[in-house]
RNA sequence: UUCUUAUCAAGAGAGACCGAGGGAAAGGCCUGAUGACGUCUCAGCAACCAGCCGGAAGGCAAGGUGCUAAUUCCUGCAGGGAAUCCUGCAAGAUAAGAA
Numbered sequence: 001u002u003c004u005u006a007u008c009a010a011g012a013g014a015g016a017c018c019g020a021g022g023g024a025a026a027g028g029c030c031u032g033a034u035g036a037c038g039u040c041u042c043a044g045c046a047a048c049c050a051g052c053c054g055g056a057a058g059g060c061a062a063g064g065u066g067c068u069a070a071u072u073c074c075u076g077c078a079g080g081g082a083a084u085c086c087u088g089c090a091a092g093a094u095a096a097g098a099a
Stems, first nucleotide, its partner, number of pairs: 001099008013042005021031003026075003043068003048064002051060003072091001076089005
């Protein structure tokens, strides 16, 4: 990087450093010098994998990841519908496995 499968309406921030953009892309809409983004430290959330218990359902716990503004912030395509509503797909993210 690609493929497969699963999930994506819930949840969870402080300090230090830095200094202008950030929210995937385009548009919108937000957010940011009352310091965002990023890095580090500490803390927290969740529970995919691994661990333990169990016949199973499930539970415990938190080792490997992940995450801690806004539904994946909103959207695209197809079908249905009176309807910003529903279903499916695509795109993206994360996990586990494979090439």
This is a predicted structure of a 99-nucleotide RNA (SAM riboswitch aptamer (S box leader)) from Alkalicoccus saliphilus. It was read from a public genome assembly, where an Rfam model found it. The coordinates come from a structure-prediction model, not an experiment, and the mean pLDDT is 87.